Predicted 3D model of a 72-nucleotide RNA (transfer RNA) from Vicugna pacos. Its Rfam family is "tRNA". By type it is a transfer RNA. Rfam's curators write: Transfer RNA (tRNA) molecules are approximately 80 nucleotides in length. Its mean pLDDT, the model's own confidence on a scale to 100, is 82. Lineage of the source: Eukaryota > Deuterostomia > Mammalia > Eutheria > Vicugna. The RNAcentral record of the sequence draws on Rfam.
């Protein structure tokens, strides 16, 4: 330069128009003589910027930033 994918909680990922879950991890509560293990119960997302379509966008256009792959 050209394709092309990938960005969603602290960390791994899922969800694909109707206002977001899980699992690690964390917080206190049961449970031990204490600690782990276990059960219940929470906190923690401007869902990578900015714009456009829609009543309604994580999601669908566009255009930008970082990153991964491949061709030159």
């Nucleotide at each position: 330069g050209a394709a092309g994918g990938u960005a969603u909680a602290g960390c791994u990922u899922a969800g694909u128009g109707g206002u977001a879950g899980a699992g690690c991890c964390u917080a206190a509560g049961c449970u031990u003589g204490g600690c782990a293990c276990g059960c219940a119960u929470g906190a923690g997302g401007u869902c990578c910027u900015g714009g456009g379509u829609u009543c309604a966008a994580u999601c669908c256009c566009c255009a930008g930033u970082a990153c991964c792959u491949c061709c030159a």